[in-house]
């Protein structure tokens, strides 16, 4: 220095190809259930999508720049 993946809740991920209200699991809370805890069930909170700009009636998503992480070449 060139190429590619990947950045979305405390965690690991889906959602992107085909733009249209941001989702699963774990976790957390509160309730039931138990002599309590554990399991289990039922509710609930909680992120504007890795940061800017940009088309668009609308953008996590499509364009462009950048930041980090990891592979790959030189």
């Nucleotide at each position: 220095c060139g190429g590619g993946a990947c950045g979305u809740a405390g965690c690991g991920c889906a959602g992107c190809u085909u733009g249209g209200u941001a989702g699963c699991g774990c976790a957390c809370a509160g309730c039931g259930u138990u002599c309590g805890g554990g399991a289990c069930g039922c509710u609930g909170g909680g992120g504007c999508c890795g940061a800017a700009g940009g088309u668009u009636c609308a953008a996590a998503u499509c364009c462009u720049u950048u930041c980090g992480u990891c592979c790959c070449g030189a």